[in-house]
Molecule: transfer RNA
Organism: Candidatus Gastranaerophilales bacterium
RNA sequence: GCCGAUAUAGCUCAGUUGGUAGAGCAGCUCAUUCGUAAUGAGCAGGUCGUGAGUUCGAGCCUCACUAUCGGCU
Numbered sequence: 001g002c003c004g005a006u007a008u009a010g011c012u013c014a015g016u017u018g019g020u021a022g023a024g025c026a027g028c029u030c031a032u033u034c035g036u037a038a039u040g041a042g043c044a045g046g047u048c049g050u051g052a053g054u055u056c057g058a059g060c061c062u063c064a065c066u067a068u069c070g071g072c073u
Stems, first nucleotide, its partner, number of pairs: 001072007010025004019056001027043005049065005
């Protein structure tokens, strides 16, 4: 230098043919217990890497860039 993959909640990851973003763990509250753990119920938590474009509508499509990982020379 070229090619590919990945980037979504604090962490690990889903998200179907473009139609208003979810799970598990962690956190907080409550119940249960003499108390803790465990269990159950609930709550909160997101600029979907950045910028632009297409579209009535973008996590998803297009372009550029950034970061990480892998490959080729």